[in-house]
RNA sequence: GCGCCCGUAGCUCAGCGAAUAGAGCGCCUGGCUUCGAACCAGGGGGUCGGGGGUUAAAAUCCCUCCGGGCGUU
Repeated sequence: GCGCCCGUAGCUCAGCGAAUAGAGCGCCUGGCUUCGAACCAGGGGGUCGGGGGUUAAAAUCCCUCCGGGCGUU
């Protein structure tokens, strides 16, 4: 340089055109407990890497840029 994959919550990931954007872990509050862990109940947290395009409608399709990973001369 070229090819492929990835970027969604603090972390690990799901969602592949319409559903109020979700799960687990973590965090906060309460319960339980002598205190804590575990367990139970509840809660906060994201305009989906940036920009543009297509569409009546985009996290999802297209283009470009940025970042990361793998392969290859």
The RNA shown here (transfer RNA) has 73 nucleotides and comes from Candidatus Sungbacteria bacterium RIFCSPLOWO2_02_FULL_51_17. Rfam family: tRNA. From the family's description: Transfer RNA (tRNA) molecules are approximately 80 nucleotides in length. Its family is annotated with triplet codon-amino acid adaptor activity in the Gene Ontology. Lineage of the source: Bacteria > Bacteria candidate phyla > Candidatus Sungiibacteriota. It was read from a public genome assembly.